Context: one part of a larger RNA
RNA sequence: CUGGGCGUAAAGGGCGCGUAGGUGGUUGAGGAAGUCAGAUGUGAAAGCCCCGGGCUUAACCUGGGAAAGUCAUUUGAUACUCUUUAACUAGAGUCUAGGAGAGGGAAGUGGAAUUUCCGGUGUAGCGGUGAAAUGCGUAGAGAUCGGAAGGAACACCAGUGGCGAAGGCGACUUUCUGGCCUAAGACUGACACUGAGGCGCGAAAGCGUGGGUAGCGAACAGGAUUAGAUACCCUGGUAGUCCACGCUGUAAACGAUGAUACUAGACGUUGGUAAGCGAAAGCUUAUGAGUGUCGAAGCAAACGCGAUAAGUUAUCCGCCUGGGGAGUACGGUCGCAAGAUUAAAACUC
Numbered sequence: 001c002u003g004g005g006c007g008u009a010a011a012g013g014g015c016g017c018g019u020a021g022g023u024g025g026u027u028g029a030g031g032a033a034g035u036c037a038g039a040u041g042u043g044a045a046a047g048c049c050c051c052g053g054g055c056u057u058a059a060c061c062u063g064g065g066a067a068a069g070u071c072a073u074u075u076g077a078u079a080c081u082c083u084u085u086a087a088c089u090a091g092a093g094u095c096u097a098g099g100a101g102a103g104g105g106a107a108g109u110g111g112a113a114u115u116u117c118c119g120g121u122g123u124a125g126c127g128g129u130g131a132a133a134u135g136c137g138u139a140g141a142g143a144u145c146g147g148a149a150g151g152a153a154c155a156c157c158a159g160u161g162g163c164g165a166a167g168g169c170g171a172c173u174u175u176c177u178g179g180c181c182u183a184a185g186a187c188u189g190a191c192a193c194u195g196a197g198g199c200g201c202g203a204a205a206g207c208g209u210g211g212g213u214a215g216c217g218a219a220c221a222g223g224a225u226u227a228g229a230u231a232c233c234c235u236g237g238u239a240g241u242c243c244a245c246g247c248u249g250u251a252a253a254c255g256a257u258g259a260u261a262c263u264a265g266a267c268g269u270u271g272g273u274a275a276g277c278g279a280a281a282g283c284u285u286a287u288g289a290g291u292g293u294c295g296a297a298g299c300a301a302a303c304g305c306g307a308u309a310a311g312u313u314a315u316c317c318g319c320c321u322g323g324g325g326a327g328u329a330c331g332g333u334c335g336c337a338a339g340a341u342u343a344a345a346a347c348u349c
Stems, first nucleotide, its partner, number of pairs: 004320003007303002012317001014201004021194003025088007033081002035077007042069001049065006091191001092188004096183004103177007110154001115149007125136002162169002206247006215241002220236004258316004262311001265294006272287006298305002322349003331342004
């Protein structure tokens, strides 16, 4: 390389947008590049292969033939691919009217609670644990009532509920804004799928500058425990957690399952649409979208998957090739750094 694979054995890129490229719906006509057929030319000799001949055979030598090319030129064929052109509407998209939603950005507002401060009442404890102690408290703590400040998070609702491409998103109001779904038509007319590079987004931790700091809390200090205890438990507590702007670019970034299209069912659930019933709440039926469970065929080493496929076929991308060495070294690129990314070999089993 071929072949075989990628839920759990090695292997799906963290996620999207999209360039080149690859692939691409239905019908007619033209062309004839690919494709197919014929002809001509050429593909030296030797060798290989076939049929003969010559050395006693063989090796060897030798005659004839065949074969050998993504070959060139030319003449045709037109199913498929391609190309040009004319059309179509089943893919894709646009318009109209509705619908649901923690989708995103910004601004404002709210109540509960913790903490601190001030004031009142009030007196000896509070706190904490397996038990204690460190700690706080007669300079009046803890408890309780009233007031104030400030930061962070939004109980109940809440749901194998919803939204988002993923990361993720949960008080309320306003505003700006993305996507999705449904119905019936009208319109465009293949405008599509995938996507190397590229660009953007990307939890937590971390970094830079400036703010902020209630609670929690790496590091650190003290008290315990213990043989020791650089821990688990307790009392404190700095970075951080929060905000703005910038960087980092990684996670068991998981459904450990790339995207798109195709293919039986049953039950439940969320929010729509249409029809019917009802005073209403709502109920029934049908339908498409999403989210779950169970299962037919089929698949699978098994576990299991099963229209949300791990089924079936097709297109495109990514990735794997024994364990360790190693996601390391060196070099390159990126980064302020931490490091990230690309990525071996010797050696060894």

The part of an RNA shown here (small-subunit ribosomal RNA, central domain) has 349 nucleotides and comes from an uncultured bacterium. Its mean pLDDT, the model's own confidence on a scale to 100, is 86. RNAcentral holds the full RNA, with entries from Greengenes.